SAM riboswitch aptamer (S box leader), 92 nucleotides, folded computationally. The coordinates come from a structure-prediction model, not an experiment, and the mean pLDDT is 86.

């Protein structure tokens, strides 16, 4: 990277560093010097993992920690689905 599936309305910091950006891209709209990213720490518990009869616990892989994937775009009057994108697991 690509394919296949599943899931994205739940949770998660009054820390320490750091010193201007961040929320994938557009287009809003928001966050942010009352400190943004990134480090460390803590912390969440999706899916794999272990245990479990189960409900769950545990936190070892991934992975998460503002707003529904933070709105939209395509197709539906609508719910809503598709597209695309994020995670996970599996194949190649």
């Nucleotide at each position: 990277a690509c394919c296949u599936u599943a899931u994205c309305a739940a949770g998660a910091g009054u820390g320490g560093u750091g010193g201007a950006g961040g929320g994938a891209a557009c287009g809003g709209c928001c966050c942010u010097g009352u400190g943004a990213a990134g480090c460390c720490c803590g912390g969440c518990a999706a899916c794999c993992u272990g245990c479990g009869a189960a409900a769950g616990c545990a936190a070892g892989g991934u992975g998460c920690c503002a707003a529904a994937u933070c709105c939209g775009g395509c197709g539906g009057u609508g719910a809503c689905g598709a597209a695309a994108g994020a995670u996970g697991a599996g194949g190649c």